RNAcentral holds the sequence, with entries from ENA and SILVA.
The RNA shown here (small-subunit ribosomal RNA) has 1653 nucleotides and comes from an uncultured bacterium.
Rfam family: Bacterial small subunit ribosomal RNA. Its family is annotated with structural constituent of ribosome and ribosome in the Gene Ontology.

[in-house]
RNA sequence: AGAGUUUGAUCAUGGCUCAGGACGAACGCCGGCGGCGUGCCUAACACAUGCAAGUCGAACGGAGUAGUGUUUAACACCGAGCGCUUUAACAAGGCUGGGUGGAUGAGCAGCCAAGCGCAUACGAACGAGCAAGACAACGUCGGGCGAGUUCGUUACGCGUCAAACAAGUGCAACACCUGGUGAUUAGAGAACUGGGUGUUAAACACUACUUAGUGGCGAACGGGUGAGUAACGCGUGGGCAAUCUGCCCUUCAGACGGGGACAACAUUCCGAAAGGAGUGCUAAUACCGGAUACGAUCUUAUUGCCGCAUGGUGGUAAGAAGAAAGGUGGCCUCUGAAUAUGCUACCGCUGAAGGAUGAGCCUGCGUCUGAUUAGCUAGUUGGUGAGGUAAUGGCUCACCAAGGCGACGAUCAGUAGCCGGUCUGAGAGGAUGAACGGCCACACUGGGACUGAGACACGGCCCAGACUCCUACGGGAGGCAGCAGUGGGGAAUCUUCCGCAAUGGGCGAAAGCCUGACGGAGCAACGCCGCGUGAGUGAAGAAGGUCUUCGGAUUGUAAAGCUCUGUUUAAAGGGACGAAUGGCAUUUGUGUGAAUAAUGCAGGUGCAUGACGGUACCUUUGGAGGAAGCCACGGCUAACUACGUGCCAGCAGCCGCGGUAAUACGUAGGUGGCAAGCGUUGUCCGGAAUCAUUGGGCGUAAAGCGCUCGUAGGCGGGUAAGUAAGUCUGUUGUGAAACUGCGGGGCUCAACCCCGUAUUGCAAUGGAAACUGCUUAUCUUGAGUGCAGGAGAGGAAAGGGGAAUUCCCGGUGUAGCGGUGAAAUGCGUAGAUAUCGGGAGGAACACCAGUGGCGAAGGCGCCUUUCUGGACUGUGUCUGACGCUGAGGAGCGAAAGCCAGGGGAGCGAACGGGAUUAGAUACCCCGGUAGUCCUGGCCGUAAACGAUGGGUACUAGGUGUAGGGGGUAUCGACCCCUCCUGUGCCGGAGUUAACGCAAUAAGUACCCCGCCUGGGGAGUACGGUCGCAAGACUGAAACUCAAAGGAAUUGACGGGGGCCCGCACAAGCGGUGGAGUAUGUGGUUUAAUUCGACGCAACGCGAAGAACCUUACCAAGGCUUGACAUUGAGUGAAAGCUUCAGAGAUGAGGCCCCUCUUCGGGGACACAAAAACAGGUGGUGCAUGGCUGUCGUCAGCUCGUGUCGUGAGAUGUUGGGUUAAGUCCCGCAACGAGCGCAACCCCUGUCCUAUGUUGCCAGCGAGUAAUGUCGGGAACUCAUAGGAGACUGCCGCGGACAACGCGGAGGAAGGCGGGGAUGACGUCAAGUCAUCAUGCCCCUUAUGUCUUGGGCUACACACGUACUACAAUGGUCGGCAACAAAGGGAAGCGAAACCGCGAGGUGGAGCGGAUCCCAUAAACCCGAUCUCAGUUCGGAUCGCAGGCUGCAACCCGCCUGCGUGAAGUCGGAAUCGCUAGUAAUCGCAGGUCAGCAUACUGCGGUGAAUACGUUCCCGGGCCUUGUACACACCGCCCGUCACACCACGAAAGUCUGCAACACCCGAAGCCGGUGGGGUAACCGCAAGGAGCCAGCCGUCUAAGGUGGGGCCGAUGAUUGGGGUGAAGUCGUAACAAGGUAGCCGUAUCGGAAGGUG
Repeated sequence: AGAGUUUGAUCAUGGCUCAGGACGAACGCCGGCGGCGUGCCUAACACAUGCAAGUCGAACGGAGUAGUGUUUAACACCGAGCGCUUUAACAAGGCUGGGUGGAUGAGCAGCCAAGCGCAUACGAACGAGCAAGACAACGUCGGGCGAGUUCGUUACGCGUCAAACAAGUGCAACACCUGGUGAUUAGAGAACUGGGUGUUAAACACUACUUAGUGGCGAACGGGUGAGUAACGCGUGGGCAAUCUGCCCUUCAGACGGGGACAACAUUCCGAAAGGAGUGCUAAUACCGGAUACGAUCUUAUUGCCGCAUGGUGGUAAGAAGAAAGGUGGCCUCUGAAUAUGCUACCGCUGAAGGAUGAGCCUGCGUCUGAUUAGCUAGUUGGUGAGGUAAUGGCUCACCAAGGCGACGAUCAGUAGCCGGUCUGAGAGGAUGAACGGCCACACUGGGACUGAGACACGGCCCAGACUCCUACGGGAGGCAGCAGUGGGGAAUCUUCCGCAAUGGGCGAAAGCCUGACGGAGCAACGCCGCGUGAGUGAAGAAGGUCUUCGGAUUGUAAAGCUCUGUUUAAAGGGACGAAUGGCAUUUGUGUGAAUAAUGCAGGUGCAUGACGGUACCUUUGGAGGAAGCCACGGCUAACUACGUGCCAGCAGCCGCGGUAAUACGUAGGUGGCAAGCGUUGUCCGGAAUCAUUGGGCGUAAAGCGCUCGUAGGCGGGUAAGUAAGUCUGUUGUGAAACUGCGGGGCUCAACCCCGUAUUGCAAUGGAAACUGCUUAUCUUGAGUGCAGGAGAGGAAAGGGGAAUUCCCGGUGUAGCGGUGAAAUGCGUAGAUAUCGGGAGGAACACCAGUGGCGAAGGCGCCUUUCUGGACUGUGUCUGACGCUGAGGAGCGAAAGCCAGGGGAGCGAACGGGAUUAGAUACCCCGGUAGUCCUGGCCGUAAACGAUGGGUACUAGGUGUAGGGGGUAUCGACCCCUCCUGUGCCGGAGUUAACGCAAUAAGUACCCCGCCUGGGGAGUACGGUCGCAAGACUGAAACUCAAAGGAAUUGACGGGGGCCCGCACAAGCGGUGGAGUAUGUGGUUUAAUUCGACGCAACGCGAAGAACCUUACCAAGGCUUGACAUUGAGUGAAAGCUUCAGAGAUGAGGCCCCUCUUCGGGGACACAAAAACAGGUGGUGCAUGGCUGUCGUCAGCUCGUGUCGUGAGAUGUUGGGUUAAGUCCCGCAACGAGCGCAACCCCUGUCCUAUGUUGCCAGCGAGUAAUGUCGGGAACUCAUAGGAGACUGCCGCGGACAACGCGGAGGAAGGCGGGGAUGACGUCAAGUCAUCAUGCCCCUUAUGUCUUGGGCUACACACGUACUACAAUGGUCGGCAACAAAGGGAAGCGAAACCGCGAGGUGGAGCGGAUCCCAUAAACCCGAUCUCAGUUCGGAUCGCAGGCUGCAACCCGCCUGCGUGAAGUCGGAAUCGCUAGUAAUCGCAGGUCAGCAUACUGCGGUGAAUACGUUCCCGGGCCUUGUACACACCGCCCGUCACACCACGAAAGUCUGCAACACCCGAAGCCGGUGGGGUAACCGCAAGGAGCCAGCCGUCUAAGGUGGGGCCGAUGAUUGGGGUGAAGUCGUAACAAGGUAGCCGUAUCGGAAGGUG
C1' cells in the first nucleotide's frame, strides 16, 4: 500500500466482499512449564449457611473470675540465722547476636553547572510632586528634574540548590573478628534464736482480667452495583460580599457552685415466641437550673476605610441574652497539714479567632437520536412581604402584575450513568466507558422523617406493597447490587480457602481489639510475556508410504547409527527478601515541671513479631529420557498430486465449484502458515475519499425546488480616524494520579514495576493593530433615479372583421354519396352527395412566419381603442452601498380534473355499431356523451427540459440574426467600420468517464440556497398538513439481490436506410405435388424387423448392388488362453482323402506321417495344461485425431511498423470511380506485407511442326459381288507429342489526361472464349468411436467366438427422390444393318455357324485390345395404318409355360413367350430445375456384381424459348443508423392468473405496558392548631404557673380505587399489495420505425400486459 466482483471486451460511477488490528469473549480440535494480569457483559432474578463494624473499664454503677494485702480464729507444715560435724564439683562442647571479606553497592568528604532569591549597574514605560515657558484668557500644548512602581537585560559577587524521598539490594553457605548466655557453690546431721508458709471461714482494702447495661466516639468511611438519570448529573473554567465543617493544627479566654432522674439490678406479672408492663434502688464526661463573659451574637447611637450592584470591613459608647466535666499517672515546690478540696504532666471539656480538610450552593462553555414530537408553561415568570434553611432562591405561603421558554429546536418520545482513559486510524476522526482512578446515583419496591458535624442512612428506624420463613393462629421475623457460596437465566465467567505478618481504616492514653478493605493462596491457555519439547554428525539417499512416462521421483539428513548437552520435568538437600522509620524494655539529650517523679520530643542499644511457605532461589543425582498440535493448499492468498463420488453427497468470505478424467466435495501422500496453541463465530475501528473540515458530487451514472418576490440568516465597493470582539503574541493559574510517547533504573530477559520529563484545552492579565467586526466621517464606479428616444404575439378590458366547417330555409338536379389496404356500418327516391342564394350559431384566426420578437416561468399570434408591467439605447441630473442570495413564508403556475351558472359549430375520452383478427375490451371506419369555449371559485401537478439554481468578475476568435447608438461617404438612401443589449451556429485553450461544453461554459474563482449517497421493496405503508373530491406535499421499515445504472467499442440483428450481386424475383421452357410402380424415410408391427444420418446442409444417403455369406439383429445349438496376435517350456504331427452320428458347428474313427541341417539343433504347422493376455460393429463424435458437409468459388480475413484514443479499439480495409473480384486507378496518417481473388495445371475450340500403326486413302497401280482388300502414299481426317494464338495489342467515343466502359477493325476465338481441378480467417460442441486410429469407462464360460434357420424384403398409413404414362409433335408395322462418342474385357469379352417365336442354348475363331469381342446406338428420315376412345393410349396386377446365375431362387433374384389389361384424360394449395450446345428429349457405356439397376458415374445425338428490369420473395457483400441483444431475434422481456414459502400493511376487536390528568380514600411522618388528659429538675411558702409528653384536629402526601382520553407494543377471523421460487396458464406491452415511435402529467375504460382522449 491494495485486491476480487456488473461487460464479448473497455472506461468511469456504484454497491457488496476480502487481506490488518483489538476483545472481560464463546464454541471445535489439541494441550509441557513459569511469571504478571483478568474472570456474571444475561435475571437491579430469588437466596440456605458462615463471616463482612466495632471499640473504650484511663466516663459510670454493678456482676463474675483470679490474685494480693491487712486483721482475727482454727488446723497443718516449711525453713532462716549463727557456730559445729560430714560429703561432692569446677571444663569442653553447645545455643545465640553483631561486624568484615569475597562484591557489587552504599555512605562520607570535596568541586561545580543550569535554575531561583538578594544586591549592583543599565534601558524602557507609567509616574505623586517640583520648577520654568508659548498663546489675550479658561485651558491647551511641548520639553526639564523626579521619589516610587512595573517590566526587560545583567559579567562578577552572596545565599539557596546540596534537607528529605524510590523500586530494590546488602550474611544463605564459607573464612576471620567480636559480644551475650551457660556459672559458684551444693548435699546431709544435731541444738538454739527468731520467723515463714498452706488450707478453711469472716470483714475491709487493693490489683489484674472478663463484661450485659448507662455513657462517648465510630457506624455518613471502607466494600458492591449501574436500575434510574439527557440533568449544573458529568467534564472544564470561574464565583459565594449567600455558606457549614466532628476529629486535626495554631492562638486567646475559661472550666465556679448546685439539683433531679433513668437503665442495669431486685421483685411481681403478660406472651408460644419476638418482646413487654408495673413497683422499688442507684452512678456518671448521661440530663437540668444558677454564677461568670476575653471573644462572638443581637439592639441603639456615632465614626474611619474600601468595593463588583446588593454591600463589605474596622473603631467607640450603652444595654440584652447566653458555656463548661471530668479522668489517669506522679509528686510535695506552693496552699495546707490532710498523701488532698494542693501541685504537676497527659488526655478530655467550654467560648472565640485563624488554618487545613471535607461538604453545600450559583454560573460561562461542552455533553446521543427522532420534527412522521411545533408549540410548552398557573408556582408558571417577575415583584412586595412573611416563613424556612448552614446558606441564595417560588424553596414555601399571602397579595399584585402577565409574564417566561422555543426553529441557535422548547415540549414530548427513545436510548444512556459521566469522565481520566481504552481500541482503531498517517492524522482529523470513529467506536467504546470491563479491570485501575475521580464524580454521581442506588441498596427488595414506594413514601417518610429521627439522630448527628455530616444521612433522609446497603449490614439504622417508621409506614404501605410484593415475596419468603416461624407460629400455640393471638402474632412475629427478613432483605448478599459486601466476601465466599446456592438455585435460576444463559453461548458464557472461579474457592462456602489462609492471615491481619505488611499497607490502610475505626475505637482506645496505650497494650490491643475489630477489619471478606487489604495481603496472599486456589480454579480457568481467558489475555500478555518468557522457556522447552533437544544439539552436532550421519547417503546404503535403508525400509515403509505416495506418485509414476515403470526409467524413476518424493517423504529425506528426515529416521536408524555415532558423539554430546542438561534448560525444563522427577527425586534429595539447603533455604530467603518482604521486618523495623512500627511495638516493648532499657539508655542518652532536651521541653514542661519544685522535682533525680511523671510525661512529650529527638536519638542509641537489646528483645519479640511472616498468612504466603519449607514458597522463590541455590546445590546434587540420573537420563534424550516425560512434553506438538491446529488450519489451509481454484483466484483474492503462501502452498498439488492420486483415488472415491457423479448437479448426488457436499463446499462456500466474494467470485463461484460438483451433471464420469473435480489442484474447489471426501480420503491419502506431499506442501504452506502459525505454534501451546490453531481455527470458527460475534462485536468495534480500518481499508471506505462509501457523509468527503482535512477530503466527494448534482447536463446524460443517485442528485438543481416548475418559476418569481421576499423575512430571518449568511456574504458584501473605495478612503480616513477611533476601538480592540475575532486574530497574533508574552507571562501567570489550572490541566489530579494512573495511562500513552520519550530518557533512565529494578526483577537472569520480557510481560510487569519504579523515577524523571512531556501534556493540543480553559481562565486571568499585559502588549500589537495588518485583516474581519463595531462606531464616526467621507467618495462614486455597485444599485437606484431624472431626462431624450425607438422595438415588441408582454398583461387586462371593450368594440369590430373576414375565410372555413356545421345546421336551417329556398332553387337547380338525380342515384348514388361517404369511407377504406379492401370493405361494411352510416346517409340517400320522404330527393342525399354536388351546386346556387339567404340566414343562424359557436370556435379558431391561413398567407405574413423567420433556431424572428416579448415574458420570471407556465406561456403569448386577425384588427382598433383604453389602462398597464418590464427590458434596451443615449445622456450623466440626483441619492450615496441603499447590494447579492434567500431556510420558513407569499404569489404565479400547461393540460387533464372538480363546483356553480352559461354556451355548445367543429373535434372528441367513455359508449354504440362496422371491420381486422385465433381472439381484438386496440390500431382503421361510421356515429357520439362528458370535455374542449365564457364567468366566478378550487386543484398545484408534467420528460413544468437547456434533463444545466441565482449573482459577480476574468479568460482567443469566426460567422448569422433582432433592437438601438456612433463614425465615414452621399443631395439622400445603401455599402463599409465600430459600441451596447438579446438570440443562434462553428471553433481554440481549458475541462469532462466519454459524449460533449466552450464568453448564453459543463473553463478559472468567490458568495448564498436546494438536493444526492447501491438496485428492488417505494414515491409505497403509517402518521401529519392541504383539498369538495381526485389527490398533492412530507415520507420509512421488514425482506430480497450482487448487482442496478452511464458513456463509448466490436459484433449480431431490424417487419431501418443507401449501393451492389446471385436462375433470387421477373420473362420463358420443362417438371414435382394427382395415378401406377421402384426406392429411401417416418410410423406401426415383430423374437428380430441391426446401426447411423433429421431444415437448407437426413430421406435412389453410409449401401459402387441384404437369397446363404455379407450381418453388426433374433431363435436354437456349441467353445472358453479362445476365430485372430506375441512370449517361454512340453509333445509330434498338421493339412488332405474318407466312414459314421448330427440341421450344421462339432464329435468319434480309418488312410496318410513335413522340411533344412555343420546332426548340437532350427523353421512352418498342430495339440494339451498354465499364465500374461486376446477379443468387443459395446458406451461416449459433448474427451479426441483424421476425413467430410455447409455458408461459398461468397470476396473477404488478418499482420508488422507508424498515428489517433485514458481504454476496449480505430486507422490501413473508409471515400470518388471501376470490376466477376479488397480487380484496378485516384484521393487520404498512413506505409508495407500475408492468406484468399486472378494467373500458373487439365479438357475443349483454330493453326503450325514432328511421327505415321492396329488409324487414314487425295493422287498412281492391282483386285473384289462388295469393303484401304493389296502395292504403295504421308496430302487429309485422326492419334501421340511439341509449339503458336488473345494482350483492351489497334482505331474512335465517353471518363478525371486514370482505372475502366461502349462501339469498330482484324481474327477460329474479344474483353476472365467454354468447362474442370483448386474452397481464405472462421461458423454450425454440424457429421462420423459402424472405414481407420485413439483417451476413459464397461463385458471376460460373455456385450467375445462358431454354426443352422430366420430377419434387415413385414404394412392400416404419411413424406421425400425417381421411372413409366395419361397419347396424334403420338402408338403400331415396314423401309433398316441411316449417322456417334466414351468405355469394358482373362475365374474375362466371347465372333462366325447351327437350334429355339424368345429369353437362351450349342459352339469356341479372335482378343490382355486405335487390330478381336461386348456392339444392331436411339430419337431421326420415308411409307402405311390407327382418328380422339380409357382407345391399336397406358402398362400395373395376376395366371400358365419357360430360360439363366448360383450349394440353394419358398420367405426373397433377373429375363422370355402367351394370356389378363388396373389407376391414369396433364394433376389443389404449394413447390423445383434451367440463361446455350444450356433446358428439353434420345439412346450408349462403365463401376458394384455369381446373379440382380427405374439408382449412381460418364458419353455422345437432336436441340430451343426468354431476360423489360431490380419494385417485391430468398440468400449474400460493403457503408451507415437504432438497440434494453452478446447462448447474439430461435435474442431479450412485461403484466394478470394458479401453486408454495417469507416479511409487511389494514382489520370487528382482544390483551399487556408507560407517562400524565380529574376525583375518592388516605398509612407513617414533619409542620401548624388545640384543650377537658398526664407531668421529676425551673419559678413559687402553698395553691399554682412556665415548659414538655400523650391525645385530638388541619395542610401536604406514598400505596390503593374510579374515570375518560394519549402513546408504545403483542395478538386477531378475514383482507391488501410486495418479494422469492422448477421447464405451469393467458396473451406480446417494451427493446429495431419492436411491426400503432416511445415516454411524462391527468382523466376514463379494459382478464392482463395495456388502450384511448